[in-house]
RNA sequence: GCCCUCAUCGUCUAGUGGUUAGGACACCGGCUUCUCAAGCCGGCAGCAGGGGUUCGACUCCCCUUGAGGGUA
Numbered sequence: 001g002c003c004c005u006c007a008u009c010g011u012c013u014a015g016u017g018g019u020u021a022g023g024a025c026a027c028c029g030g031c032u033u034c035u036c037a038a039g040c041c042g043g044c045a046g047c048a049g050g051g052g053u054u055c056g057a058c059u060c061c062c063c064u065u066g067a068g069g070g071u072a
Base pairs, nucleotide, nucleotide: 001071002070003069004068005067006066007065010025011024012023013022018055027043028042029041030040031039048064049063050062051061052060
């Protein structure tokens, strides 16, 4: 240089065109306990950036950025 894959809450992850973008851990608050831990309840928090297609895009297409792999 070329080819392939990936990018979603703080972290890990589900989501193949029409939902309220779901779950686990973490964090915060409450209950419980003499206290802590555990447990239960609730809350906070996210689609890498830009453009296009479409009535409608996390999802399809293009470019950029970043990460990983392959290739002489």
RNAcentral holds the sequence, with entries from ENA. Transfer RNA from a Phycisphaerales bacterium, 72 nucleotides, folded computationally. Its Rfam family is "tRNA". From the family's description: Transfer RNA (tRNA) molecules are approximately 80 nucleotides in length. The organism belongs to Phycisphaerales, within Bacteria. The same sequence occurs in records of 3 taxa.